[in-house]
RNA sequence: AUGGAGGGUUUGAUCCUGGCUCAGAACGAACGCUGGCGGCGUGCCUAACACAUGCAAGUCGGACGCGAAAGUAGCCGCAAGGCUAUAAGUAGCGUGGCAAACGGGUGAGUAACGCGUAGGUAACCUGCCUCUGGGUGGGGGAUAACCCCUCGAAAGGGGGGCUAAUACCGCAUAUUGAGCAGGCCUCUUUGGAGGCCUGCUUGAAAGGCCGCAAGGCCGCCCGGAGAGGGGCCUGCGUUCCAUCAGCUAGUUGGUAGGGUAAAGGCCUACCAAGGCGACGACGGAUAGCUGGUCUGAGAGGACGGCCAGCCACACGGGGACUGAGAGACGGCCCCGACUCCUACGGGAGGCAGCAGUGGGGAAUCUUGGGCAAUGGGCGAAAGCCUGACCCAGCGACGCCGCGUGGAGGAAGAAGCCCUUCGGGGUGUAAACUCCUGUCAGGCGGGACGAAGAUUGACGGUACCGCCAGAGGAAGCCACGGCUAACUCCGUGCCAGCAGCCGCGGUAAUACGGAGGUGGCAAGCGUUGUUCGGAAUCACUGGGCGUAAAGGGCGCGCAGGCGGCCUGUUAAGUCGGCUGUAAAAUCUGGCGGCUCAACCGCCAGGGGCCAGCCGAAACUGGCAGGCUUGAGGCUGGGAGAGGCAGGCGGAAUUCCCGGUGUAGCGGUGAAAUGCGUAGAUAUCGGGAGGAACACCGGAGGCGAAGGCGGCCUGCUGGACCAGACCUGACGCUCAGGCGCGAAAGCGUGGGGAGCAAACCGGAUUAGAUACCCGGGUAGUCCACGCCCUAAACGAUGGCGACUAGGCGUCGGGAGUUGAGAGUCUCUCGGUGCCGCAGCUAACGCGUUAAGUCGCCCGCCUGGGGAGUACGGCCGCAAGGCUGAAACUCAAAGGAAUUGACGGGGGCCCGCACAAGCGGUGGAGCAUGUGGUUCAAUUCGACGCAACGCGAAGAACCUUACCCGGGCUUGAACUGCUGCUGAUAGGCUUGGAAACAGGCCCUUCCCUUCGGGGACAGCAGCAGAGGUGCUGCAUGGCUGUCGUCAGCUCGUGCCGUGAGGUGUUGGGUUAAGUCCCGCAACGAGCGCAACCCUCGCCCCUAGUUGCUAACGGGUCGAGCCGAAGCACUCUAGGGGGACCGCCAGCGAUAAGCUGGAGGAAGGUGGGGAUGACGUCAAGUCAUCAUGGCCUUUAUGUCCGGGGCUACACACGUGCUACAAUGGCCGGUACAAAGGGUUGCCAAGCCGCGAGGCGGAGCUAAUCCCAGAAAACCGGUCUCGGUUCGGAUCGCAGUCUGCAACUCGACUGCGUGAAGCUGGAAUCGCUAGUAAUCGCGGAUCAGCGCGCCGCGGUGAAUACGUUCCCGGGCCUUGUACACACCGCCCGUCACGCCACAGGAGCGGGCUGUACCAGAAGUCGUCGCGCUAACCCCUCUGGGGAGGCAGACGCCUAAGGUAUGGCUCGUGACCGGGGCGAAGUCGUAACAAGGUAGCCGUAGGAGAACCUGCGGCUGGAUCACCUCCUUU
Repeated sequence: AUGGAGGGUUUGAUCCUGGCUCAGAACGAACGCUGGCGGCGUGCCUAACACAUGCAAGUCGGACGCGAAAGUAGCCGCAAGGCUAUAAGUAGCGUGGCAAACGGGUGAGUAACGCGUAGGUAACCUGCCUCUGGGUGGGGGAUAACCCCUCGAAAGGGGGGCUAAUACCGCAUAUUGAGCAGGCCUCUUUGGAGGCCUGCUUGAAAGGCCGCAAGGCCGCCCGGAGAGGGGCCUGCGUUCCAUCAGCUAGUUGGUAGGGUAAAGGCCUACCAAGGCGACGACGGAUAGCUGGUCUGAGAGGACGGCCAGCCACACGGGGACUGAGAGACGGCCCCGACUCCUACGGGAGGCAGCAGUGGGGAAUCUUGGGCAAUGGGCGAAAGCCUGACCCAGCGACGCCGCGUGGAGGAAGAAGCCCUUCGGGGUGUAAACUCCUGUCAGGCGGGACGAAGAUUGACGGUACCGCCAGAGGAAGCCACGGCUAACUCCGUGCCAGCAGCCGCGGUAAUACGGAGGUGGCAAGCGUUGUUCGGAAUCACUGGGCGUAAAGGGCGCGCAGGCGGCCUGUUAAGUCGGCUGUAAAAUCUGGCGGCUCAACCGCCAGGGGCCAGCCGAAACUGGCAGGCUUGAGGCUGGGAGAGGCAGGCGGAAUUCCCGGUGUAGCGGUGAAAUGCGUAGAUAUCGGGAGGAACACCGGAGGCGAAGGCGGCCUGCUGGACCAGACCUGACGCUCAGGCGCGAAAGCGUGGGGAGCAAACCGGAUUAGAUACCCGGGUAGUCCACGCCCUAAACGAUGGCGACUAGGCGUCGGGAGUUGAGAGUCUCUCGGUGCCGCAGCUAACGCGUUAAGUCGCCCGCCUGGGGAGUACGGCCGCAAGGCUGAAACUCAAAGGAAUUGACGGGGGCCCGCACAAGCGGUGGAGCAUGUGGUUCAAUUCGACGCAACGCGAAGAACCUUACCCGGGCUUGAACUGCUGCUGAUAGGCUUGGAAACAGGCCCUUCCCUUCGGGGACAGCAGCAGAGGUGCUGCAUGGCUGUCGUCAGCUCGUGCCGUGAGGUGUUGGGUUAAGUCCCGCAACGAGCGCAACCCUCGCCCCUAGUUGCUAACGGGUCGAGCCGAAGCACUCUAGGGGGACCGCCAGCGAUAAGCUGGAGGAAGGUGGGGAUGACGUCAAGUCAUCAUGGCCUUUAUGUCCGGGGCUACACACGUGCUACAAUGGCCGGUACAAAGGGUUGCCAAGCCGCGAGGCGGAGCUAAUCCCAGAAAACCGGUCUCGGUUCGGAUCGCAGUCUGCAACUCGACUGCGUGAAGCUGGAAUCGCUAGUAAUCGCGGAUCAGCGCGCCGCGGUGAAUACGUUCCCGGGCCUUGUACACACCGCCCGUCACGCCACAGGAGCGGGCUGUACCAGAAGUCGUCGCGCUAACCCCUCUGGGGAGGCAGACGCCUAAGGUAUGGCUCGUGACCGGGGCGAAGUCGUAACAAGGUAGCCGUAGGAGAACCUGCGGCUGGAUCACCUCCUUU
């Protein structure tokens, strides 16, 4: 010292910028739901809209005149009635005085001396009040009320008559006062003020009451002073718009006069021509100002309701009167609008006082009580009046306080909710027990507020006592994140929510309901508004290279800022003192209502402001000096600096001539075009215009734009050296002035080349383009305009300071040297790198974007829009200035990781190429689409669906369709009851399922009651579902991809995402290894380990084998004996590791070659699939959440369908033939399978097959013949002896059954097809191709699939291209990631806006007309009591009044302008709007790099010309830098 929090939202992620939004507080509030009590406050923010009714300003009889009545009493009278007294000098009326100018209301107007603050008034006023001095004498004439008459409906008058005063009028007196003149003194000062003296002129009065009186009280008059109140003036402060820039004729000043209480141009006349304004005049918009209130840490921002001060207004406008005071809310006059009355002649009225009414509105109260208190008016007083005020009433409108109960009470009732069904929650909550008694209620008591007597509306209120009884008293909002609080159901992009982000498309914590929970509580939410957060207008406290933002550049007035020293001053500055900053409010303390809110007392606080005194460092002023800033002078050299004139050569084009001949030109390729009338090419000559190769360089010059051949003239600036001169002369610069590329404009020239527009040719789906051939403005010159640009370093100017290194240009000095030059230093310019520092990062870095100072310009979310309107400029094009409505939740910058590129580098792969064979054409098979159908069940859809799930659809399968049945069900579990074994057989109906009947048979234990297992029936729980959701899931699988990658720990770097490691140099099939390295290690992948094939060895030797012996055959391990040597079998082991040699390489990793070896550099093949991607596939293998179904979506059965067929596609088979077909003959496998099986021999059949039955549970037997091949023969190019589809007939086999719909056989038939368009597939070696064999499934059925062996090639130069992939790098506006993003026209809907023939309204200017009331002026012949005069019941005068005229002037009118608002056919663009049209402009080199300015053109994005920019990729070159 008491004071400062942030969050959500742009991205895949990050940092920054930046807007939007939320949490807080507040309110004169309103709305929704709800509502117990009290206190204190507060309550028309809208129509300054209109108002019914009542009340809100009167009082004084002690200023004065007049003066009742009812009633009562008395008397008179027969009565009616009269009189008197009283009521009563009362009520009332009037004259007069004071008040009514206060108090109360409202905020329309006002941007002003209106308000605030500080002053001035020597330029003023002031009734009542206080103090003080003096006076108050003597007269006069009227008049209202009243009475009479009279007009009028009324409101109101008119005439006559009477009368009083504190009403009115003379006279006297007047120290004094006022005015004028003169003199003196004091104090001041803008001309004056005060005092004293003298002279002249002039001005007063009212009485009343008490008292016997004296006297007293209240008044009155003239002065002085005071207090309080006001008038006027001044400094300073006081909203927005400059798209309001010029305003002004009483305007500015003077003189004289008028006017006022008073200065003043306030007013008038005359004179002068001034006055105000970028320090914002004038105009427009808005607004009462302040104390203060709200907010805020503060600075500030917003506001001005209640209360208080000031102002303004009182139906709109004008005016004066009275008065001390008014231009008067409840006064007057006039004009106007409106309302009311009316007898139609004429009158009346003004709630923005209190209440109240209508209206308007989201919205704001009682037609209350009282003068008891406080205050006010009048009065001598009593007192009267007071909607000021004090109280009460109504409203949760606000603040504050209180209550709706307290304690106990279950491992915890019911209900409700959830549930994994076990339980959990509501929840000690309730019930129940025991208490208490606030508030409300009843009864009783009962104030303070009152001061000096009387006197209390509030109020029988506050408060106190007693009483009864938990009784009468809880809601609202929220629960996705922000933000505290979660589940179920319903709904299904519907209904809805939403402050922002966003939720909802079948499991929604976000919608609606419920339970629960959170928050607040007689309230809770919502809406609106203000401040805050927002440092988001930044004074405190922001920025401008790329985010919004540096003016295109210079010169320069005003303004701002300004070097060193001295003196002085004291304006700024600082200090002290004083005054002021009203009260209330605020803060602290204390106190009073039980507390608090509220109220009281005391204290505190300060800015600004003003005055006085002081300080003198700094800033400023003044004066003097200085030289370093700035400038000058002398001497030098550099330069595309500018302007003008002249000159030159090369080249293009054209013209002439020569040579010469068929083409030239042009492109990706072409064509248009030119050329036999001679082009192109080439030589010579000529013409003309424009631009100046090499030098030339990131080199130079200039302020920028910009400047390039040579010479001459004129001219600007900078630099270096010298240190001679001036002495701060400086810096910056709003406005202003000048310059200002290209394009463009005007006039006149010029015109070679180039070239918008235009015309052709191409390209294309189109091609208004890119390419090509032509070509006009223009490009050039002169003069005059235009004034823009990516006018850029996207970086304003000046100055100072803060490490260096290396280039380069100009100058200078030193050293050395003969010189060229070298080296060192220095000044100025221009570049690169880089420390500190700065930066969001990128980057900047003595040429700052570092650290500071001064001045200018500019920014404040994106779009709308640099648009509209207005103004200025321009010949035009257009430029400068420059909005709003509306709309969005972002738009952005830098960097990161990916992905992508018709970017780059490196490298792989049957990716291309090289080669072989296919597909696409035919027929058939098979799958799919489509179509059809009662059904053609379902799924799979680019690669990675389509001979796929199917490794076997005639029934079954089967999920589909039709029909017939069943309903605890075909299958499962449990329970209850009954019955009984079950099984088996026969039989009726039927297509079967099913329904019904019959026969036979009868389990175990037992305490004989029964029980158990099983089955049937009935019932209950529950089954079942190939029904839906693969986008709720598990599991499994495909794919990238057997690709070489994907990550982690620690460390390090970065604000961060993230990077590093993993990049780099080599190498590899490989992130394989080596080396290097801020990394060091590690994991999942790679490799290896596993299987198999290839060589050898060991073990083993039947069913396998047979070298040696014997037998034997045509032959044969066929046989004997024997053996296991070989082959083989199947178990184990060895072998290969770049191990050896040479070379290459960094000596490494490794590569190349060689030796050896059966095999070489992973030996061949397989198994093995990282992190992940595709919401990939599968709910129909299985499993599974949720949903749906339950006499059906379940289940059973018969039949049909899945086999359909005008078509289309995929995958295959067979072919088209002679490397072949056919016939005959002759060889050689491997791997498998086989007991509901394989099946030999033999026999039968042309054959499929049949009969048959040996052998084999299989190295033994069987399937089993392998085929191509080889040998021989035949066919001879023919739709054939190719090819076999299709169809006919006849059969075989399987099976319950081959019609729909099997396979096979024989005979016959003999189709298409003669090598397949565009396109497309496989394969790199025992591979392709070709040949056959086996197996799974399976009753049967394949050209498919999975295996097996036989024969056995060709080619690879190479990595440019296509596809896919890996690593590095680059660009990016992509990130559901290029199948991305995205632009404009057009069409449709909605919205706001501009223009618009005009139309209507408001405000306002100018000119003129007209002119009420009224002041003033002049006149005033009519009228006239006071005073004066006279000849006096009268006359005259003065004065006054009516009236008339004049000036001014409100409303009104005419004419014509300006500003502004509304509206308007139509028109223009703009914004917004899940799935419209056309194209593809931009983002990658975006496929023609893009963009800026300008001009032309075009459906549109755009295209083209000219100049400019890099905010362009890529390759090469040059230069420089860094490292070595």
Record summary: Small-subunit ribosomal RNA from a Pseudomonadota bacterium, 1524 nucleotides, folded computationally. Rfam family: Bacterial small subunit ribosomal RNA. Its mean pLDDT, the model's own confidence on a scale to 100, is 86. The source organism's lineage runs through Bacteria, Pseudomonadati and Pseudomonadota.